[in-house]
RNA sequence: CAAUCCUAAAGGAUGACAAACAAAGCAACCGGCCUAAAUCCUGAGCAGUUAUGAGGACAUGGCAGCGGGGCUACCGAG
Numbered sequence: 001c002a003a004u005c006c007u008a009a010a011g012g013a014u015g016a017c018a019a020a021c022a023a024a025g026c027a028a029c030c031g032g033c034c035u036a037a038a039u040c041c042u043g044a045g046c047a048g049u050u051a052u053g054a055g056g057a058c059a060u061g062g063c064a065g066c067g068g069g070g071c072u073a074c075c076g077a078g
Stems, first nucleotide, its partner, number of pairs: 003014004025071002029068003032063003039057004046053002
């Protein structure tokens, strides 16, 4: 990346595979980023250049190959 499945989405799982990684292993503690179902606010006098139809806020959902911290680890006499 593709296929199938889960999911509102982000994203995840499975087998196979490519590039890559000397911690790019494990794990959501901190920051950052992604999504917005539910909830709340706004309402055609709203949003949007227009056509048009919603718009905004917000993780309790995610990302470990965004960074920091923590733990673990191969080779090697060191």

This is a predicted structure of a 78-nucleotide RNA (c-di-GMP-I riboswitch aptamer) from an uncultured Desulfobulbaceae bacterium. It matches the Rfam family "c-di-GMP-I riboswitch aptamer". Rfam's curators write: GEMM was predicted in a large-scale screen for bacterial structured RNA regulatory elements. The sequence was found by an Rfam model in a public genome assembly. The model forms 94% of the base pairs in the Rfam consensus. The coordinates come from a structure-prediction model, not an experiment, and the mean pLDDT is 82.